[in-house]
Context: one part of a larger RNA
RNA sequence: CGCAUACGGUGGAUGCCUUGGCAAUUGGAGGCGAUGAAGGACGUUGGAGCCUGCGAAAAGCUCUGGGAAGGUGGCAACCAACCUGUGAUCCAGAGAUGUCCGAAUGGGGAAACCCACCUGUCAUAAGACAGGUAUCCUUUGACUGAAUACAUAGGUCUUAGGAGGCGAACCAGGGGAACUGAAACAUCUAAGUACCCUGAGGAAAAGAAAUCAACCGAGAUUCUCUUAGUAGCGGCGAGCGAACGGGGAUCAGCCUGCAAGUGAUAGCUUGUGUGUUAGUGGAACGGUCUGGAAAGUCCGGCGAUACAGGGUGAUAGCCCCGUACACGAAAACACACUUGUGGUACUAAGCUUGCGAUAAGUAGGUCGGGACACGUGUUAUCUUGACUGAAGAUAGGGGGACCAUCCUCUAAGGCUAAAUACUCCCAAUUGACCGAUAGUGAACCAGUACCGUGAGGGAAAGGCGAAAAGAACCCCGGAGAGGGGAGUGAAAUAGAUCCUGAAACCGUAUGCGU
Repeated sequence: CGCAUACGGUGGAUGCCUUGGCAAUUGGAGGCGAUGAAGGACGUUGGAGCCUGCGAAAAGCUCUGGGAAGGUGGCAACCAACCUGUGAUCCAGAGAUGUCCGAAUGGGGAAACCCACCUGUCAUAAGACAGGUAUCCUUUGACUGAAUACAUAGGUCUUAGGAGGCGAACCAGGGGAACUGAAACAUCUAAGUACCCUGAGGAAAAGAAAUCAACCGAGAUUCUCUUAGUAGCGGCGAGCGAACGGGGAUCAGCCUGCAAGUGAUAGCUUGUGUGUUAGUGGAACGGUCUGGAAAGUCCGGCGAUACAGGGUGAUAGCCCCGUACACGAAAACACACUUGUGGUACUAAGCUUGCGAUAAGUAGGUCGGGACACGUGUUAUCUUGACUGAAGAUAGGGGGACCAUCCUCUAAGGCUAAAUACUCCCAAUUGACCGAUAGUGAACCAGUACCGUGAGGGAAAGGCGAAAAGAACCCCGGAGAGGGGAGUGAAAUAGAUCCUGAAACCGUAUGCGU
């Protein structure tokens, strides 16, 4: 040094576990914000730090309700001092307080800082406290005030109201790529996608035919299955790709100017009911054996509208929490129904009747674009940048060039629930989803540590035991580290680098070989 065996060290695979994730279903909610949000800074407990909570009234204050014997949040013990059957801690509802920054709004600013002014109250004063002072839009009033005489526009101040910012997706509108595919590439495709901007709502948008159809008829919109990868479009390449009709989901229709009549729409309000935000009751078991421990074994019982699930020293219907079932709200909120009020003036506003109105630089045309499945094509239809430009119901539009006939509808004003889309969020439930290199980046104080000037990038890291019973005391040692005894425990090769403890790798002992 090699081989073999045994025993170790190192290492952290594997097995088992789950506090965390992932994907859904059902229901809710679909916003928060100048009454100062989202997000932060700094403070705040008797005792340092971090997290959580809270805000100089600071792990809290007040009231109302629930509930119950312990409590002064967690890491996290210990000490101290307290609270509590005059009901604490805790849970729910309502309220109070709420520093500074942040739309940030008195001015400034290198966020959490600096510097003001006005009014009022208190105060001898210094000062203290309270309220206000941004911009824009609409609005009230006052003073001013052009061309231009009166005026008006405009200006300054002022009253009241609104907006601003944040937020995951869904929605509408305005802009709008390229990679790519076409086996190159230019029309084309990708795609009106990504992305940017604006705006809104719980949905949005669309919507009551100047629609389709085909000589029969249908009867707003939206979504869906089909028609159908059909008809078509297309360097007729790559590719793009309908509609009519049929089956379903859901269904809802209306308004305008004037006049008359009628009565009770919205809103506010009363009460009731249902639900949400705390909760309450809730059945039924003992022994034997093994064991550290019984829920296991054996024996004998019981409940079940409850044998869903979880916990308890191994596997529990009957030990605990629950579960089925039955109940519950002072307060706040939501919805439904309901009582009363509600025409006083302008705007908006129910029903009935009569009269009236029926949308002009519009429809259409020419040129150039865009949208339609449709790339200009024989290209209708919609839209519009430029130039033009009707009729007016005896009228006008459409029916895929165009014309006639026929059919059908009435543009150039507006509103409209449901069926549809989505899930930052709340609750319950589910999984031939993961089980710590998996599952979220994050099971653990993670968007942390760390990296980067910055935009930004971005980890690793779970498990003693049933219970800390976490090893008193003794010995070696540096008042060490570490270890040996002793003790605890079922187990300490479960000893905190702690369940199991593979392999690589490193040793010790023995045997053999060289």
The part of an RNA shown here (large-subunit ribosomal RNA, domain I) has 514 nucleotides and comes from Spongiibacter thalassae. The sequence was found in a public genome assembly. Lineage of the source: Bacteria > Pseudomonadota > Cellvibrionales > Spongiibacteraceae > Spongiibacter. Its Rfam family is "Bacterial large subunit ribosomal RNA". Its mean pLDDT, the model's own confidence on a scale to 100, is 85.